Predicted 3D model of a 360-nucleotide RNA (Bacterial RNase P class A) from a soil metagenome. The coordinates come from a structure-prediction model, not an experiment, and the mean pLDDT is 78.

[in-house]
RNA sequence: GGCCGGACGGUCGCGACGCAGUGGAUCGAUUUCUGCUUCGAGGAAAGUCCGGGCUCCAUGGACAGGCUGCCAGGUAACGCCUGGGCACCGGUAACACGGUGACGGACAGUGCCACAGAAAACAGACCGCCCUCGCGAAAGCGUGGGUAAGGGUGAAAAGGUGGGGUAAGAGCCCACCGCGUUCGUGGCGACACGGAUGGCACGGCAAACCCCAGCUGGAGCAAGGCCGAAUAGGCGGCGAGAAGCAGUCCUCUUCGACAGAGACGCCGCGGGUAGGCCGCUAGAGAAUGCGGGCGACCGCAUUCCGAGAGAAAUGACCGUCCGAAGUUUUCUUGCUUCGACAAAACCCGGCUUACAGGCC
Repeated sequence: GGCCGGACGGUCGCGACGCAGUGGAUCGAUUUCUGCUUCGAGGAAAGUCCGGGCUCCAUGGACAGGCUGCCAGGUAACGCCUGGGCACCGGUAACACGGUGACGGACAGUGCCACAGAAAACAGACCGCCCUCGCGAAAGCGUGGGUAAGGGUGAAAAGGUGGGGUAAGAGCCCACCGCGUUCGUGGCGACACGGAUGGCACGGCAAACCCCAGCUGGAGCAAGGCCGAAUAGGCGGCGAGAAGCAGUCCUCUUCGACAGAGACGCCGCGGGUAGGCCGCUAGAGAAUGCGGGCGACCGCAUUCCGAGAGAAAUGACCGUCCGAAGUUUUCUUGCUUCGACAAAACCCGGCUUACAGGCC
């Protein structure tokens, strides 16, 4: 790093499809009970962290916001994977080899660099070194200047090492290394190698703002589509209009007549609810073989697939074996206990995390 993740058989139980029968007075969506057949978790089903399919809604453009960031490839896509480059770490005599990686830009601009230290980015004299002057017998002390080689501080001190040079020093000069610019060669590219050239100009931080480039509408199967009771309420029609109510007519009033509102009864329509059906699992699918590719992966052929239900079943026991721990025994054997992590809920591709034991 890969694979397996207790094996086989039986009994009972639970859930699902189908079939047969049966109960609910019925041709009773959905259902009750019984029997039979066949099936019934995972490598991570987990975290829900990325990327998609699918569905609905939204949709003029840009900005903003979010995410990603070496190069090339794989893929439906990715923040994933493969190969390569570079840097760092380990390792080696040196290679080899292994590990790690927010690894675009610090000359667009703004900002920051704690503590320590004299000084932290328009550099900087604390100690030291050198020159000068003054004092002094000397050691030394003081004045003015030069110096970044040495010491010291720091994560970092303004190229490094060596030589020349100098009063002492300094890219001041030279060689090599580093760096910048430029040219050439190799490579698809990241980049590598080599030449010339510049005396060095360009500290670090973008996991600070920011700049550049690429991607990016939102919500999620409780998405969404269809069917749809009972009861209550809404609208309409018909009936009834007895008593009471308000109106009109006759009439002084009552009685009476007319049409009406509400209540009541029946029918119809439409919306919603309970509930049901679909979505729902055969798919960017798996295994084997052949072929292409360093590889991720891709192509072709053959074969295979048997939870999909609702807050939701998948469990228990027995026998034989396997493994682990304990115990007895000189050993074999026997006995006891246990079987890691963990449980599908629309589906895939990843990542991360958990995991007894075994095999390669």